This is a predicted structure of a 545-nucleotide part of an RNA (small-subunit ribosomal RNA, 5' domain) from an uncultured bacterium. The coordinates come from a structure-prediction model, not an experiment, and the mean pLDDT is 83. Rfam family: Bacterial small subunit ribosomal RNA.
Context: one part of a larger RNA
RNA sequence: GAACGAACGCUGGCGGCGUGCCUAACACAUGCAAGUCGUGCGAGAAAAGGGGGGCAACUCCCUGAGUACAGCGGCGCACGGGUGAGUAACACGUAGGUAACCUGCCCUCGAGCCUGGAAUAACCUACCGAAAGGUGGGCUAAUACCGGAUAUGACCACGGAAGUUUCGGCUUCUGCGGUGAAAGGUGGCCUCUACUUGUAAGCUACCACUCAAGGAUGGGCCUGCGUACCAUUAGCUAGUUGGUGGGGUAAUGGCUCACCAAGGCUAUGAUGGUUAGCUGGUCUGAGAGGAUGGCCAGCCACACUGGGACUGAAACACGGCCCAGACUCCUACGGGAGGCAGCAGUGGGGGAUAUUGCGCAAUGGGCGAAAGCCUGACGCAGCGACGCCGCGUGGGUGAUGAAGGCCUUCGGGUCGUAAAGCCCUGUCGAGGGGGAAGAAUCGGUUGCGACCUAACACGUCGUAGCCCUGACGGUACCCCUAAAGGAAGCACCGGCUAACUCCGUGCCAGCAGCCGCGGUAAUACGGAGGGUGCGAGCGUUGUUC
Numbered sequence: 001g002a003a004c005g006a007a008c009g010c011u012g013g014c015g016g017c018g019u020g021c022c023u024a025a026c027a028c029a030u031g032c033a034a035g036u037c038g039u040g041c042g043a044g045a046a047a048a049g050g051g052g053g054g055c056a057a058c059u060c061c062c063u064g065a066g067u068a069c070a071g072c073g074g075c076g077c078a079c080g081g082g083u084g085a086g087u088a089a090c091a092c093g094u095a096g097g098u099a100a101c102c103u104g105c106c107c108u109c110g111a112g113c114c115u116g117g118a119a120u121a122a123c124c125u126a127c128c129g130a131a132a133g134g135u136g137g138g139c140u141a142a143u144a145c146c147g148g149a150u151a152u153g154a155c156c157a158c159g160g161a162a163g164u165u166u167c168g169g170c171u172u173c174u175g176c177g178g179u180g181a182a183a184g185g186u187g188g189c190c191u192c193u194a195c196u197u198g199u200a201a202g203c204u205a206c207c208a209c210u211c212a213a214g215g216a217u218g219g220g221c222c223u224g225c226g227u228a229c230c231a232u233u234a235g236c237u238a239g240u241u242g243g244u245g246g247g248g249u250a251a252u253g254g255c256u257c258a259c260c261a262a263g264g265c266u267a268u269g270a271u272g273g274u275u276a277g278c279u280g281g282u283c284u285g286a287g288a289g290g291a292u293g294g295c296c297a298g299c300c301a302c303a304c305u306g307g308g309a310c311u312g313a314a315a316c317a318c319g320g321c322c323c324a325g326a327c328u329c330c331u332a333c334g335g336g337a338g339g340c341a342g343c344a345g346u347g348g349g350g351g352a353u354a355u356u357g358c359g360c361a362a363u364g365g366g367c368g369a370a371a372g373c374c375u376g377a378c379g380c381a382g383c384g385a386c387g388c389c390g391c392g393u394g395g396g397u398g399a400u401g402a403a404g405g406c407c408u409u410c411g412g413g414u415c416g417u418a419a420a421g422c423c424c425u426g427u428c429g430a431g432g433g434g435g436a437a438g439a440a441u442c443g444g445u446u447g448c449g450a451c452c453u454a455a456c457a458c459g460u461c462g463u464a465g466c467c468c469u470g471a472c473g474g475u476a477c478c479c480c481u482a483a484a485g486g487a488a489g490c491a492c493c494g495g496c497u498a499a500c501u502c503c504g505u506g507c508c509a510g511c512a513g514c515c516g517c518g519g520u521a522a523u524a525c526g527g528a529g530g531g532u533g534c535g536a537g538c539g540u541u542g543u544u545c
Stems, first nucleotide, its partner, number of pairs: 001545004006541005013391006019384002021349001026347003030344003035075003040072002048063006082302003092226007101219002106215003110211003114148004123138006154179003158175007184207006193200003228274003235265003240262008277299004281292004304325005327338004355381001357380003363377001364375004394424004404415004428486001430481005438472001443467009489534005494515003500529005510517002
């Protein structure tokens, strides 16, 4: 000098864009953060309103409504969001390998979607429990579950041929035997079939479903190289190193187990210890290098602590389950409930870090045929000079060089065109008026075209017109009104280092980054006048180069 997720002191007008628990991975009150589908399925209220009956209590019917709540089932919950504890490691970066692998949803393509069965929740009922919750009996549905059929180039076993090869195998063609599928829903129609009306068991469109092949995407595993400090850590290792066989996995492998052999690593630093998430990047520097990894992006790891599996295409799963532990809460003492390193917020720690805000309008995500619902992701707003950038606090004129302050050699000098006065301007702020872009879709509707079809129905796709949708926000921006009015401080002035005098103090009080000032004329302490530097900031402290 530059930089900062900064803090502290004094001061503080406005706006834009960013950014904000670096400490206790400490503990958490409260609310919200993951649901959705009735076009998979069975069941199905109440309040309220209306009507009828009845002396009344009450009762029946209709609407509410096939709505709400709940249940079975499907998909999602493995994404998105947080944190950096652990990890010195194939964790990360980079370059490769997988002839050792998987991949839901999506795309392309081929084939299919036939026929049966038995349950169970909800519900009803009987109980147990303080609660959380649970048990027995009875009924019922499905795109839930289970048989049978059919079946390819799928899978398994045994053969044959060709190509290729890292000689382990892989790919292609082919023979025989065995194994393995499926589910319907909605809209429309009557050409065929049945009944002969317009309906479905029929046809058709769309969405689902099953098997197989390919793609895309996402991952698993393996390898070369790179990746902190300590030798005041020198030896480490028994599933250890290798083999054979069994098991396990989507898959290789001591991954695991039995047996066999005795190996394997190490001064090119093993083992041990300390520290640490890694990278793109960031800061600094002429560069080389040094330091660093906050925000944003990629990867990894974790989710009160430790362990475990289940489901699933994928988890050993932040807002799932089980066990153990610590802690907190409820309890009828028998037993239960919980996990903010999601967004806000609270206590605590600390020098120190924000609102228990608005909205799904946009972008994106989940579910759904769609309307739509959900979304503390996200978009916005609020707070903080925390940072960067921009703007303002006025402009011109004005010498009797006014008053006043300070200094003085008492002549004067200086603050100083500075002020006042006069003439202007209108940024920001204030008040008033107008007022956006961000909106495109989707959907609805009316046309047109294409496909499908028996069909000018229906449906799907494309296209054109119109309609609908804004949290921010009456915000940005524009116009008008008045008015210099509301808007300057901080540090320094001995040398380094730009800037000097007076007074007070008297080795005192104090200053100080280094050298050093202060003991009676201190440009170094304190005040004043003046000056210098920067300016909505200026200094100090901390850290890095």